[in-house]
């Protein structure tokens, strides 16, 4: 100094907002403001779960099944982004160690 892997799906949750519902307020029957303890909605790589899969063992009537295993993880600006925002997504990036 270069490389690869640490993958996927689901659902919850810290976290976020304002489309819809409600709330609250101003005009007056239909509109307009306000994110407001709230439902709906968005949601973790470094959060939880569960599934699938990956690997080692063991049975197997050969399709499978059963058991262990799957470790770590500091991190911007910037820019995407269904209404909007974010611990969403670029991204286990850039950069530090």
């Nucleotide at each position: 100094g270069u490389g690869a892997g640490g993958c996927g799906c689901a659902c919850c949750u810290a976290g976020g907002g304002u489309u819809c519902c409600g709330c609250u307020c101003c005009c007056c029957c239909g509109g307009g403001a306000g994110g407001c303890u709230g439902g709906u909605c968005c949601g973790a790589g470094a959060g939880g779960u569960g599934c699938a899969g990956g690997c080692g063992g063991c049975c197997g009537c050969c399709a499978g099944g059963c058991c262990g295993u799957u470790c770590c993880a500091c991190g911007g600006c910037g820019g995407g982004g269904g209404a909007a925002a974010a611990g969403c997504c670029c991204g286990g990036g850039a950069g530090a160690c």
Predicted 3D model of a 97-nucleotide RNA (Guanidine-I riboswitch aptamer) from Herbidospora cretacea. It matches the Rfam family "Guanidine-I riboswitch aptamer". Its family is annotated with regulation of gene expression in the Gene Ontology. Its mean pLDDT, the model's own confidence on a scale to 100, is 77. Of the family's consensus pairs, 100% are formed in the model.